[in-house]
Context: one part of a larger RNA
C1' cells in the first nucleotide's frame, strides 16, 4: 500500500452528477393516525408507550380425581384439588449499560413528472415513461367464414357459428373527443371518355399461272405467304357521390378604443379548413438561467403562475386523477467516517526470508 470488516472527539451531507455507500429504522402488544379517495383505501401512515426474572392474587377455557345428581344398569350431568391453555389481567418485587440483550427483522415526510394497477422485456453492459393489461373504437367475416399453412391433399381457424372469429388504433377510471372529404386510402354507384386479349377483316404487300412486248420489262386469276383499318370488347382509370377512433392538414398582411399599451372591432389575400375544449418554457421553449412568487444567507435543478405554444393539442388520443413503481425528479426531518480529515484495530494479500 489493496481487498473485506469493526470503533471512533466535535460536527452532521459541508461529500457528490446524484445521501452513491453505509449506518439509522426493525419483532410483538398497546394508544394514535392528516390530506386526499374508485369509499376498498390511504395506513404498519405519522407519532407514542410497554416487552427480562421473581413473589402474591384473579378471569376465562379445557382436562378432570374426591364427590354430588339423575338413573335397574350401562352411561350422563355438576365439579373441590391438580394439570395444562389463553406467553390472559391486576399489584408487588428485584437485576444489568443495556430485557424482541444473539440472529433474523421497515428509516420516514412532502410535492412534481410519467405510466392506472399486478405483470411482461433486451438469456450475457438498458427492467424502464418501452411490451402488455382489463376497458373504449373501427374494419373485415353467413360457414366450404374471413384470415393463415401448404406446390398440392390437406390442415389450423373451430368439432367454434357474428354476445363468434380474424385484423388496425387507442389504453383502467371521470370529463370529453372540435374544423377539413381538395390531396391519398377505402366504400357505393354507374350515364359517358378511355382501355387488353379475342373476333373482325376494309385495304396493301411477295410469290405466281396467263396475257402483252423484239427485248429490257409490264400487268397479273386461284392458291399460299406477309400484314391490317373500322367495328366489337370486362375490370380498372378519368368520372358522381360517401368516408377522420382512414393516411393526413387544420393561414398571412394591414388599420382600429378619450394617457399609454393593447385590440372586443374593420379590410384584405390565400386556402379543403385555417387549431376548438382543455393545457401551457411543458420528457415538448430555439432565444433562455424568460419575467413574477415560493422555497435557501445564496437555487441553470424544483414548485406555482404568466403566455411571446421557434416547433402542445384531442383514441399516433387531450386534460385530470385515488391506488400502485427495485422508474425519473425537487425539498425536509431522522441517521451517519459520504465529507471537513483522518485515526486505531481484526483479517486476507502485497513485501522479506525460506
Nucleotide at each position: 500500500c489493496u481487498c473485506u470488516c469493526g470503533u471512533u472527539a466535535a460536527g452532521g451531507a459541508a461529500c457528490u452528477a446524484g445521501g452513491c455507500a453505509a449506518u439509522c429504522u426493525a419483532g410483538c402488544c398497546c394508544c394514535g393516525u392528516a390530506a386526499c379517495u374508485u369509499c376498498g383505501g390511504g395506513a404498519g401512515a405519522a407519532g407514542g408507550g410497554g416487552c427480562g426474572c421473581c413473589c402474591c392474587u384473579u378471569g376465562a377455557g379445557u382436562u378432570g380425581u374426591a364427590g354430588g345428581c339423575u338413573g335397574u344398569a350401562a352411561c350422563g350431568c355438576c365439579g373441590a384439588a391438580g394439570g395444562c391453555u389463553c406467553u390472559g389481567g391486576g399489584g408487588g418485587g428485584u437485576u444489568g449499560c443495556a430485557g424482541u440483550g444473539a440472529a433474523a427483522u421497515g428509516g420516514c415526510u412532502c410535492g412534481a413528472g410519467c405510466g392506472a394497477c399486478u405483470g411482461u422485456u433486451u438469456a450475457c453492459c438498458a427492467a424502464a415513461a418501452a411490451c402488455a393489461c382489463a376497458g373504449g373504437u373501427c374494419c373485415c367475416u353467413g360457414c366450404u367464414a374471413a384470415g393463415g399453412u401448404g406446390a398440392a391433399a390437406g390442415c389450423c381457424g373451430a368439432u367454434g357459428u357474428a354476445u363468434a372469429g380474424g385484423g388496425g388504433c387507442u389504453g383502467a377510471c371521470g370529463c370529453c373527443u372540435g374544423c377539413c372529404c381538395a390531396a391519398u386510402g377505402c366504400c357505393a354507384g354507374a350515364a359517358g371518355g378511355u382501355u387488353a386479349a379475342c373476333u373482325g377483316g376494309a385495304g396493301a404487300g411477295g410469290u405466281c399461272a396467263a396475257c402483252c412486248g423484239c427485248a429490257a420489262g409490264g400487268u397479273g386469276c386461284a392458291g399460299c405467304c406477309u400484314u391490317g383499318a373500322a367495328a366489337c370488347g370486362a375490370a380498372g382509370c378519368c368520372c358522381u357521390g360517401g368516408u377522420g377512433a382512414a393516411u393526413g392538414g387544420c393561414g398571412g398582411c394591414c388599420g382600429u378604443a378619450a394617457c399609454u399599451a393593447u385590440a372586443a372591432c374593420g379590410g384584405u389575400c390565400c386556402u379543403a379548413a385555417g387549431g376548438u375544449a382543455g393545457c401551457g418554457a411543458a420528457a415538448u421553449u430555439c432565444c433562455u438561467u424568460g419575467u413574477c412568487g415560493g422555497g435557501u444567507a445564496a437555487g441553470u435543478u424544483c414548485c406555482g403562475a404568466c403566455c411571446u405554444g421557434c416547433a402542445c393539442g384531442a383514441a399516433u388520443g387531450g386534460c385530470g386523477u385515488a391506488a400502485c413503481g427495485a422508474c425519473u425528479u425537487g425539498a425536509g426531518c431522522g441517521c451517519u467516517g459520504u465529507c471537513u480529515c483522518a485515526a486505531c484495530g481484526a483479517g486476507a494479500g502485497a513485501c522479506u526470508c525460506g
Large-subunit ribosomal RNA, domain IV from a soil metagenome, 354 nucleotides, folded computationally. Rfam family: Bacterial large subunit ribosomal RNA.